[in-house]
Molecule: small-subunit ribosomal RNA
Organism: uncultured bacterium
RNA sequence: AGAGUUUGAUCCUGGCUCAGGAUGAACGCUAGCGACAGGCUUAACACAUGCAAGUCGAGGGGCAGCGGGAAGGUUAGCUUGCUAACCUUUGCCGGCGACCGGCGCACGGGUGAGUAACACGUAUGCAACCUGUCCGGUACAGGGGGAUAAGCGGCGGAAACGCCGUCUAAUACCGCGUGACAACCCGAGGGGGCAUCCCCUUGGGUUCAAAGGAGAGAUCCGGUACCGGCUGGGCAUGCGGCGCAUUAGCUAGUUGGCGGGGCAACGGCCCACCAAGGCGACGAUGCGUAGGGGUUCUGAGAGGAAGGUCCCCCACACUGGAACUGAGACACGGUCCAGACUCCUACGGGAGGCAGCAGUGAGGAAUAUUGGUCAAUGGGCGCAAGCCUGAACCAGCCAAGUCGCGUGAGGGAAGACGGCCCUACGGGUUGUAAACCUCUUUUGCCGGGGAGCAAGUGAGAGCACGCGUGCCCUUACGGAGAGUACCCGGAGAAAAAGCAUCGGCUAACUCCGUGCCAGCAGCCGCGGUAAUACGGAGGAUGCGAGCGUUAUCCGGAUUUAUUGGGUUUAAAGGGUGCGCAGGCGGGCUGUUAAGCCGGCGGUAAAAAUUCAGGGCUCAACCCUGUCGAGCCGUCGGAACUGGCAGCCUUGAGUGGGCGAGAAGUAUGCGGAAUGCGUGGUGUAGCGGUGAAAUGCAUAGAUAUCACGCAGAACGCCGAUUGCGAAGGCAGCAUACCGGCGCCCAACUGACGCUGAGGCACGAAAGCGUGGGGAUCGAACAGGAUUAGAUACCCUGGUAGUCCACGCAGUAAACGAUGAGCGCUAACUGUCCGGGCCGAGUGAGGCCUGGGUGGUACAGUGAAAACGUUAAGCGCUCCACCUGGGGAGUACGCCGGCAACGGUGAAACUCAAAGGAAUUGACGGGGGCCCGCACAAGCGGAGGAACAUGUGGUUUAAUUCGAUGAUACGCGAGGAACCUUACCCGGGCUCAAACGUAAGAGGAAUAACGGUGAAAGCCGUUAGCUAUUCAUAGCCGCUUACGAGGUGCUGCAUGGUUGUCGUCAGCUCGUGCCGUGAGGUGUCGGCUUAAGUGCCAUAACGAGCGCAACCCCCAUCGCCAGUUGCUAACAGGUAGAGCUGAGGACUCUGGCGAGACUGCCGGCGCAAGCUGCGAGGAAGGCGGGGAUGACGUCAAAUCAGCACGGCCCUUACGUCCGGGGCGACACACGUGUUACAAUGGCAGGUACAGAGAGAAGCCAUCCCGCGAGGGAGAGCGGAACUUCAAAGCCUGUCUCAGUUCGGAUUGGAGUCUGCAACCCGACUCCAUGAAGCUGGAUUCGCUAGUAAUCGCGCAUCAGCCACGGCGCGGUGAAUACGUUCCCGGGCCUUGUACACACCGCCCGUCAAGCCAUGGGAGCCGGGGGUGCCUGAAGCGCGUGACCGCAAGGAGCGUUCUAAGGCAAAACCGGUGACUGGGGCUAAGUCGUAACAAGGUAACC
Repeated sequence: AGAGUUUGAUCCUGGCUCAGGAUGAACGCUAGCGACAGGCUUAACACAUGCAAGUCGAGGGGCAGCGGGAAGGUUAGCUUGCUAACCUUUGCCGGCGACCGGCGCACGGGUGAGUAACACGUAUGCAACCUGUCCGGUACAGGGGGAUAAGCGGCGGAAACGCCGUCUAAUACCGCGUGACAACCCGAGGGGGCAUCCCCUUGGGUUCAAAGGAGAGAUCCGGUACCGGCUGGGCAUGCGGCGCAUUAGCUAGUUGGCGGGGCAACGGCCCACCAAGGCGACGAUGCGUAGGGGUUCUGAGAGGAAGGUCCCCCACACUGGAACUGAGACACGGUCCAGACUCCUACGGGAGGCAGCAGUGAGGAAUAUUGGUCAAUGGGCGCAAGCCUGAACCAGCCAAGUCGCGUGAGGGAAGACGGCCCUACGGGUUGUAAACCUCUUUUGCCGGGGAGCAAGUGAGAGCACGCGUGCCCUUACGGAGAGUACCCGGAGAAAAAGCAUCGGCUAACUCCGUGCCAGCAGCCGCGGUAAUACGGAGGAUGCGAGCGUUAUCCGGAUUUAUUGGGUUUAAAGGGUGCGCAGGCGGGCUGUUAAGCCGGCGGUAAAAAUUCAGGGCUCAACCCUGUCGAGCCGUCGGAACUGGCAGCCUUGAGUGGGCGAGAAGUAUGCGGAAUGCGUGGUGUAGCGGUGAAAUGCAUAGAUAUCACGCAGAACGCCGAUUGCGAAGGCAGCAUACCGGCGCCCAACUGACGCUGAGGCACGAAAGCGUGGGGAUCGAACAGGAUUAGAUACCCUGGUAGUCCACGCAGUAAACGAUGAGCGCUAACUGUCCGGGCCGAGUGAGGCCUGGGUGGUACAGUGAAAACGUUAAGCGCUCCACCUGGGGAGUACGCCGGCAACGGUGAAACUCAAAGGAAUUGACGGGGGCCCGCACAAGCGGAGGAACAUGUGGUUUAAUUCGAUGAUACGCGAGGAACCUUACCCGGGCUCAAACGUAAGAGGAAUAACGGUGAAAGCCGUUAGCUAUUCAUAGCCGCUUACGAGGUGCUGCAUGGUUGUCGUCAGCUCGUGCCGUGAGGUGUCGGCUUAAGUGCCAUAACGAGCGCAACCCCCAUCGCCAGUUGCUAACAGGUAGAGCUGAGGACUCUGGCGAGACUGCCGGCGCAAGCUGCGAGGAAGGCGGGGAUGACGUCAAAUCAGCACGGCCCUUACGUCCGGGGCGACACACGUGUUACAAUGGCAGGUACAGAGAGAAGCCAUCCCGCGAGGGAGAGCGGAACUUCAAAGCCUGUCUCAGUUCGGAUUGGAGUCUGCAACCCGACUCCAUGAAGCUGGAUUCGCUAGUAAUCGCGCAUCAGCCACGGCGCGGUGAAUACGUUCCCGGGCCUUGUACACACCGCCCGUCAAGCCAUGGGAGCCGGGGGUGCCUGAAGCGCGUGACCGCAAGGAGCGUUCUAAGGCAAAACCGGUGACUGGGGCUAAGUCGUAACAAGGUAACC
């Protein structure tokens, strides 16, 4: 310090999430030791038991208990007086329960409920106060009195406790005396101050005191009054620290005054009277929440969050109220009353208060021992000893935190074994890790020693002085912790490691299992058969006696922005103006000193934090010192801000002179158009639409003419024009009125800017009342469209549209851009002014102001863009924003006649929602251009029959794959068995085949028998070579290791292939542009079949594609001529290159030539285009083939082959027989043959090319109607097989289901083959079906093409071939053209698409879940109000009773807690039903939005 996550990618905005630190924590796993700190955050819930506040006998009366003494008695022992025990008596002594009295109990300890308050913090004030004990000082203590508790006696009661009588003491109580510098009253003088006033001196008057005790004594401890001090408190005030304004008004003792009461004291604190005030947007009041601070956590800081332990303050003590006592309380372990609860009870009454320490129950995720000691520190009492002290000090429990230590150290490679992984004879890793060797011994264990913490107190002696304190010496006592810390010794590596994580963020990777299951997950996201993300294992990483998880806080988050953000489009400028408060404010001078700055002083408790030093072995921890913001005071400064005073003119305004304008309001007037009315002309339609219909019209429409009426709007001018604050404003004229600009510089002299609330204005629609109503026109009606059409289109049409008055108050009220001021390059258009020049009074030029536009520099911006009219640079003020949805919704309040407007949430839910730009893709967007894409043509398919493939169905099986284009005569270029993968059945298990090794045996091989469907099984006979006699060759058998699988995954793959597409594209290097994705190049113009080329150009080049190079065909030349050819010569035949011969020709097959827009004309810058051009066999790519860029479709193929993984192993392998792949109600594709006369049939007759051939092709002859059979030459081929058909000629048929058509069926055959039943082809005879040109729709083809005709080949025994691949013969028609359909290319545009339009996406309905609003009501809560009742208690009054009196009891009364009744308000819970909302792999209906989204969208 940042990172992940919105996208195909990018930049930005923005939220969510993570890494850090922290905790009084909890949970999971684990756990050796110590030190220090910590430990009910929940029920201020209820509490059993014990303890937590007593002490003083030196205040007192006393003597229940204890000890001692004395006296008496009894018993025992016995030295008759002693000892012991017991009993009785005795306050005599030590002491002491209870009692009177003093002091303490108001401290210490706990808790955080309440409290938003002078409660707390800080700083002041008290001239308005108190203060026991303590300290200093002054003075004093004389003399009396009467009670009472305990005790004793009695009584009541279960108890708690109470009552009566009687005796008695005091440092208890009460008079009297004395008494002031004390208090009060009346005076005098002096001084001071912040108002009321205060202080000092002094005169007079009145009032109030006291206690004794100890001691032999000295003396000590006490007592009373007053003054001063200390300490502790009380009161008042400034400032500071919280959420909600969906809480806006609150207040009756309320605010003040006068007088009084009360108090320690001030005060409406209380009371009577008087006045009517007081508080509040600088947030009163209400509601919610909360103890406050020192500090703690976090953070760079500013901040944010917290207030546990420790310290200070406050509040509370079961809940509420109240006072008493006292120096102090309204009192945690006191009292009284009321209430709730618990307990006791004899039912009459009583008792109690752990938020003290332990402990219990309960609640809870969760928090400890019913421990020890007063040794230390501190407190109370006491003269003291001492007693008390759950304060405190210690110990115990708990990893609950921080810090420290350890679980060993060094050596040690055969890199062991084992585990895990792999490319697996081997390697890697665990890993120097272990073993093993050497060494050490912290901690723990055992044994021994053993602290500091201790100062004091008592006794005794001494010294000093300020005479009851201090110092010092000796001695006795003195430690809970603790036999602990610590030290020494001993044995011994011995007793001591886990937890989490390993997809990215984030450090750490493999295997197995699982298969959208089980599960993980902080965010993004993993898991659907190869998961580094689940579970396990190995390994690794991090931390380590801990590690993870959860919760919470801060951080990161500049994501509330003071430091330090924004508002054109991301969330965000108020619709606009005026303007109160507020904020801010021009120049100069003087003054002041509030802000501001500085010095000094006070305070800022300690602890903590910082820094420095020191002590525990270190550290944590502890100790010592030190810094510090703030507040207050004081002194000083005067620049800036503010205050005050004076002056100025530039801001602002006034005045004078000009000027423009659809600014506003009112009134009047005008023409065009529309509709209507009347009349005329006129006749059959008009109108309307994509096309129609509804509608109007023979009762005369539409059209047209004339006249009239009505209402509304103002054409041309007219424009990026003008005016206005905005909304908005448009015929002409008049009146009234607002604003603005320019010029002059006379006047005022900062009068200014902004502006929360407030007030006003505010399009359209809407509302109210009254008019008006021509046009248009929600609703509505009808007609169309449509699957539907509550729409778009059409015909009508009400409200409305118009006017007046009133309301409403919104808008995409937009420049999506608040107002004002200043500053910051230019250029250009236009509107309105002014000056100068010019000249013909017309344009124009220069300068200068105001407005309105365009371009653009700097700059800004995420970019688009903005750019003197800023979105630049600055200042001032206002408004607004803080993820999306829920939602501008709900509730509340305000406004409104209503509609509705303003203000404006939450639960819940999502990991995004967004902005700008980029590349694509897409568009029922645009432009340009191609293609048998359409069009123009020719022939087909779709109808029939058959063939073939597919779907479906069927089946034991109908093996599998291919499925829009790009599957379907496809894999298959040959399924009767085989093939064959499928089914049934019969066999085999080293296996059907092969390799290696070992073992036993036999040659191989041939023949035969049995059984069987075959495979197989069983059996018989014959039968070797080499040889070193081990054996080897060969064969089967046994065993072992390798097998085998057409089983799965083409979504793990290689290879191959289809398609876009033979389309013209796809990219790179460098440079340049851009924050970036990316762009440029590759765009533009022209051109091309082409990203082909030329020109232009921030690009310049290059690569893969295109083209060319290759093959075939077309022309020619050269070479070569056999099996080909035959012109000349010769021979020869019935004829024939038949023969000699020849190489001329054809041809064959090799090498070359040729074509390049090269030439000419036209057009063009060029490239190039063009011309029945020339020449040429061929002309602008001559025709055809091969050749397929980057890529797309997870396209196809694991069944061609190969291959990873998974699966089967007497079977999912393999052999065999049979069956099936050939099924058949159907559906589709591809074909064949036809439907006939351009034809069929019969006869005659002519002409190819390319191929194949030996288990082959087969001449010829014979037989058969024929398929074929028999015989039999030639040919491994330019030699033999070898022959075309359409065509041509002749004849016939004459339009008919036919002399068309040939399916189907019957019969008879031929051939192949082991075998033609399932299931072959062919032949002959017979039979002769459908079919008469095919709906919607659809396919191919642009020339030697389509169409048509035959021939050949592969596979192959044969063949289901009408298929496929080739070959030649005959041989057309048409293309105007690119609007449309399909596909494609380039540019551009829009986009909410990117799985990319087969996209995205909206709303209702249906289903489940969730939270929430309303809701008849019901229930609860806190607070307030009124009325009733009213305890205790203080006060007041009275007081006949008590008392000598003081006074008191009693009685009455005010106030009041609690209680009761009542009506409202507020908050919460719940509620039949109801409203919408959110979420939820595959529901329904439609198609609203995104492309012109098919009616532009939106407010």